[in-house]
This is a predicted structure of a 1500-nucleotide RNA (small-subunit ribosomal RNA) from a Pseudomonadota bacterium. The coordinates come from a structure-prediction model, not an experiment, and the mean pLDDT is 85. The sequence is in RNAcentral, with records from ENA.
RNA sequence: UUCUUGAGGAUUUGAUCCUGGUCCAGGUGGAGCCGUGGCGGCGUGGAUAAGGCAUGCAAGUCAGAGGGGGAGAUUUUCUCCUACCUGGCGAACGGGUCAGUAACACGUGGGUAACCUACCCCGAAGACGGGGACAAUCGGCGAAAGCCGGCUAAUCCCCGAUAGCCUCUUUGGGUGCAAUUCCCAAAGAGUAAAGGGAAGGGGAAACCCGACCGCUUCGGGAAGGGCCCGCGGCCUAUCAGGUAGUUGGUAGGGUAACGGCCUACCAAGCCUAUGACGGGUAGGCGGGGUGAGAGCUUGACCGCCGACAGGGGCACUGAGACACGGGCCCCACUCCUACGGGAGGCAGCAGCCGAGAAUCUUGGGCAAUGGGGGAAACCCUGACCCAGCGACGCCGCGUGGGGGAAGAAGGCCUUCGGGUUGUAAACCCCUUUUCUCCGGGAGCAACCUCUUUUUGAGGUGAGAGUACCGGAGGAAUAAGUGGCUGCCAAUCACGUGCCAGCAGCAGCGGUAAUACGUGAGCCACGACGGUUCGCCGGAUUUACUGGGCGUAAAGCGUCCGCAGGCGGUUUGAUAAGUCUAGCGUUAAAGCCCUCGGGCCCAACCUGAGGAAUGCGCUAGAUACUAUCAAACUAGAGGGCGGUAGAGGAGGGUGGAACUGCUGGUGUAGGGGUGAAAUCCGUUGAUAUCAGCAGGAACACCGAAAGCGAAGGCAGCCCUCUGGGCCGACCCUGACGCUGACGCGGACGAAAGCGUGGGGAGCAAAGGGGAUUAGAUACCCCUGUAGUCCACGCCCUAAACGAUGGACACUAGCUGCCUGCAGUGUCGACCCUGUAGGUGGCGAAGCUAACGCGUUAAGUGUCCCGCCUGGGGAGUACGGCCGCAAGGUUAAAACUCAAAGGAAUAGACGGGGGCCCACACAAGCGGUGGAGCACGUGGCUCAAUUCGACAACAAGCGAAGAACCUUACCAGGGCUUGACAUGCCAGUGAAACCCUGGAGAAAUCCGGGGGUCCCACAAGGCACUGGCACAGGUGCUGCAUGGUCGUCGUCAGCAGGUACCUUGAGGCGCAUGCUUAGAUGCCAAAACCUGCGCAACCCCUGCCCUAUGUUUCAAGUGUCAUAGGGGACUGCCAGGGUCAACCUGGAGGAAGGCGGGGAUGACGACAGAUCAGCAUGGCCCUUAUGCCCUGGGCUGCACACGUGCUGCAAUGGCCGGUACAAAGGGUUGCCAAGCCGUAAGGCGGAGCUAAUCCCUAAAAGCCGGCCUCAGUUCGGAUCGAGGUCUGCAACUCGGCCUCGUGAAGGAGGAAUCGCUAGUAAUCGGGGAUCAGCCACGCCCCGAUGAAUAUGUUCCUGGGCCUUGUACUCACCGCCCGUCACGCCAAGCGAGCCGGGAACAGCUGAAGUGGGAGCUUGCCUCCAGCCAAGCUGGGCUCGGUGAGAGGGGCGAAGUCGUAACAAGGUACGGGUACGGGAACGUGCUCGUGGAUCACUCAAUUU
Repeated sequence: UUCUUGAGGAUUUGAUCCUGGUCCAGGUGGAGCCGUGGCGGCGUGGAUAAGGCAUGCAAGUCAGAGGGGGAGAUUUUCUCCUACCUGGCGAACGGGUCAGUAACACGUGGGUAACCUACCCCGAAGACGGGGACAAUCGGCGAAAGCCGGCUAAUCCCCGAUAGCCUCUUUGGGUGCAAUUCCCAAAGAGUAAAGGGAAGGGGAAACCCGACCGCUUCGGGAAGGGCCCGCGGCCUAUCAGGUAGUUGGUAGGGUAACGGCCUACCAAGCCUAUGACGGGUAGGCGGGGUGAGAGCUUGACCGCCGACAGGGGCACUGAGACACGGGCCCCACUCCUACGGGAGGCAGCAGCCGAGAAUCUUGGGCAAUGGGGGAAACCCUGACCCAGCGACGCCGCGUGGGGGAAGAAGGCCUUCGGGUUGUAAACCCCUUUUCUCCGGGAGCAACCUCUUUUUGAGGUGAGAGUACCGGAGGAAUAAGUGGCUGCCAAUCACGUGCCAGCAGCAGCGGUAAUACGUGAGCCACGACGGUUCGCCGGAUUUACUGGGCGUAAAGCGUCCGCAGGCGGUUUGAUAAGUCUAGCGUUAAAGCCCUCGGGCCCAACCUGAGGAAUGCGCUAGAUACUAUCAAACUAGAGGGCGGUAGAGGAGGGUGGAACUGCUGGUGUAGGGGUGAAAUCCGUUGAUAUCAGCAGGAACACCGAAAGCGAAGGCAGCCCUCUGGGCCGACCCUGACGCUGACGCGGACGAAAGCGUGGGGAGCAAAGGGGAUUAGAUACCCCUGUAGUCCACGCCCUAAACGAUGGACACUAGCUGCCUGCAGUGUCGACCCUGUAGGUGGCGAAGCUAACGCGUUAAGUGUCCCGCCUGGGGAGUACGGCCGCAAGGUUAAAACUCAAAGGAAUAGACGGGGGCCCACACAAGCGGUGGAGCACGUGGCUCAAUUCGACAACAAGCGAAGAACCUUACCAGGGCUUGACAUGCCAGUGAAACCCUGGAGAAAUCCGGGGGUCCCACAAGGCACUGGCACAGGUGCUGCAUGGUCGUCGUCAGCAGGUACCUUGAGGCGCAUGCUUAGAUGCCAAAACCUGCGCAACCCCUGCCCUAUGUUUCAAGUGUCAUAGGGGACUGCCAGGGUCAACCUGGAGGAAGGCGGGGAUGACGACAGAUCAGCAUGGCCCUUAUGCCCUGGGCUGCACACGUGCUGCAAUGGCCGGUACAAAGGGUUGCCAAGCCGUAAGGCGGAGCUAAUCCCUAAAAGCCGGCCUCAGUUCGGAUCGAGGUCUGCAACUCGGCCUCGUGAAGGAGGAAUCGCUAGUAAUCGGGGAUCAGCCACGCCCCGAUGAAUAUGUUCCUGGGCCUUGUACUCACCGCCCGUCACGCCAAGCGAGCCGGGAACAGCUGAAGUGGGAGCUUGCCUCCAGCCAAGCUGGGCUCGGUGAGAGGGGCGAAGUCGUAACAAGGUACGGGUACGGGAACGUGCUCGUGGAUCACUCAAUUU
């Protein structure tokens, strides 16, 4: 300088950041499955049972080596055919498979001075003579396989000759790092052979010659192989020690060859933490897949190497084998058999069975390429070339192209307008790849044969009449699959209703499902689409590139230290690492790049070149590392002098306290607790005094202090002893740092164990008393181990700074401890500086944040340890240690979509602080008890319509259910309807009024009167029929609007900009003072603003003005109406921060908001209401709609709520008498008067109302009676008689009169209202309404209190803060036992099977050795040895009564352990106990709240 090159998302939370796992999008496959399927090319196809195999084929060839057989002919002979035999060559190649193998098997690079090589090539030399056997065949036996006996040839076998540069022996010399071994020279010894032969020639013939093919020896080449070595590539240490031919030597044997390869003897070695040995898994590589790369994964097809051929052993032949289609033996299996014996090996090509999710034709051909034999022709060749089958993969092509809007029909949706499917179709024009038919038709052929062999002729194609070319026909023959909630591209409708189902993860489905199923539409890919499984990626989630360990998982409890790793300054040498250059190699194929070529293109095939991280060799460089040598002093260590200390060990000693004992004084209690009791005490306790004894621990000093490696260490004294620090010099000269497993270690709180002591206090367990629903606890009384000592074990802790060690560097300020120095000083003290230690706050920086910050969690270097989602589990099994308890090392199955850290906002706390409220307290009156009324639940019923249910339902919706209302029930009726709009057809005159009959009514059947506009038509109206539709108090308030309740008239809620934080978020709105108030002031990283508060509005209190219907005799203005004034902390004093404001006072009708009302922030309660209304969706349609009669909503064992009336004398009754306000009134209020005991009736004046009426107010006051009694209290209930309203008072109204006269004597636990004109008491009015079940509700006035010290407590609320494992927010969360179901794993009396060894026995084939003779392919003997048998162990797996734990599982049981101070702070270790969570003892931690102290900061 150039090129190449990396994407994330979903899911933990209320939200956030981080940690961390899970899941997804991509690519890929020898694939499988499901759905679908037109064509072609190129590839590819038994991965499982190296399980078993029927049938055919896969290795033969040579007649020119020989024998035999057959045929022909001119028959001493010749020719031809034949592979039966001998013989030669081949059969060790090619083809298959991957079982075994963790190995020099493979890869790579070397070595062979330790080797071989048939056929082929080159060179040199040679082939003379003699002898012998065995097949076929023949004979015999046998079912067969085959066996025995006899004859014979050769290129079969043997002997002799000749020979060398061959072999051996000896001697000398040479090369070389190295030589018995290689080379050279000399001497001696040894060892060879086979012939055949066409045409042709010679010869009478036998026979000879003969190109050529062979043969023998030696040397060389080419190519192939054997052996050896360096390096490289799996898991497991829960495999740590292994090894007897083992390691080496000597000698010998053996081999082509080195070698313990084998044997004998000798020695005792050899391998191993750089992982031996063992176990598991596996053919290795070139390469393939993926990836940015580094890597990770893989080893199908093709190629190289290896191993194997039913399992195992063995050798023979041969150049080569221990031999896939050769042999022998053992075993298993199959087949044949005459039962005596035999035969066989598809992991060759096809093919069959089996197992399996799954993998093809019993095809054609030697035309090509290649191989074997042959002189050749030729023969053989399931190697190979082709074809077939399979969408198994890759690539290519097609299923048409253009036009075509009435945007057709149909489908789907719809807001009913329309939209969409959709130019899509139809229709018009065009094309013909593919397809069908017809015709033509290759290349692949090189070679071989014949011939006048220069030339010419002839023959050879499996694929295949294929590829391809031409013509004809006709859009004709050809589209599916998956998805549509997010990730992730594409949505609606219907069905379903936590069902059916979906799902990769998050998660969908419980009546409006874009998530299930279907349809329509859309998206994606497309002859394929989806899915399953595997691999890589994403995953920087094993981190070499490229991670971490204070709190998320993670620092060993601590220290010494071997190996190892790392290491100060200077110089020189070497050149191992490192760097540079070159050479060799890195097979071919493949990938990549460049330039090409061949199939129409592509896939595919092919040519040339490049590149290729590696290894080896040569040369060079020397900064760094290393090694060697020399030196240095800054690291480290030593010496000298000081110094502080609860450092350690042993011994001694002291006082206080405690308990016990003895004695004295003394008397009834003591002790203990929330309160008690158990307990002690009149046999004298407790208390108190004196004395004695004993054990344990050391107050004050004492501290944030000191020492130690950690654990840990405390009265005082003595002895011994370790380490640190400081000062100034001297010495050594890198002697240093760290430190694995294992080893060597050593130390190591408490509890615990063993043996022996000791035992005062305390105190697990145990006993008792309380508490409690229970109380195996907390509290109390006792009390044993233990706590103490000695010795020996144990070896764990929240062994913590949750922070490994060492070194260096990077602002400071300040406190404490220790030493030294300096100035000054008599000295002490102080000050300054320095070093070490120990705290606090903080620059930079780091951190997810919290926080850390020269004592780092900053910046770097070195070494070690440890982590990799949660649970299962620090568990099981195994090993090691331990007396035991147990410790240490340390998994898996299974299961979950999280588990976590820090911080944020809330909520909550039996946390804290501050402050409010009739919240409590103080007070007054009630409720809860009675009777009645009303409402509700429950029960009942044909129906008792519906809604409302803690507060916030229950005298609520309902401010008025006899019919109506009315929604409910029974019965009787209606069906375009009681009501709206529109259309069609028909009819008619109407509407309306009167009236008859049936009926409970609705309704039905009639009679009479009455008759629109208008020439007709049309129109208006009505009826009948029909169509659209009406109607529904049917469902869903959890689909909604609107409205309302409550928190709460509480003081809060929110935004803009700025600022802080990675972010959620914070700040603003905190603190202080103040307020009823986020009301205001001060201050402050905030400054403003909005909704709330307040004010503005209404009523009322004082005054004024105007007016004067009513009021009133007039006047007036108490009054009414309308308007205005007045109050603002304005004034004074004090307090307060000079503030806000508070307290008091003056004035004033009123004073600090004067009183009351209206007014209700952001939100929350899925609060209430679909029945007030509106409204989406769903449902009913001769009924869930509509009408009517009657009934019901009033039903009554009971329970609750709200009220009324009372229980009486502050009262009741009788008589008299006084004073309101506010309302209402014309289908109404109703006066006077009269009648009636009364309700009421008659009556009719007045009043559309400040005029008339309702209207009397009542309590009160005056007088009288009653005298404490179930009464002259109380009035329920019941009887009788009336009256009013109304169509109608039976169910079911009110009122009146007479009679009756119940419970009730002040109300348990509990609970409500009210702070002043209030409570309480008293009456008045109104709405609704014919009447009224109203004692309710709303309003009005009359009389008119008590109490508040105060905020500890109860309830609710506001602000700040703190803790949290809660966020559905404490009515939260959550733990363990038990019970039930399912699952996996461990243990288990055992039982079964596999594997590898060991010991002993037996021992086939074979082999070399020995012996024998009858010399045979003979027999025998000992050795080795496969398989087998026996035995005890090891190891892996299966199964198993049973017992134990673990995980998971919508609504089981018991408790409440943890999270807040979780109600006894929690947790770690240990020990004991207990249904269970757990409790208790000892010791440790803070990862405890609160308060106090201390420190720091700020202010004074």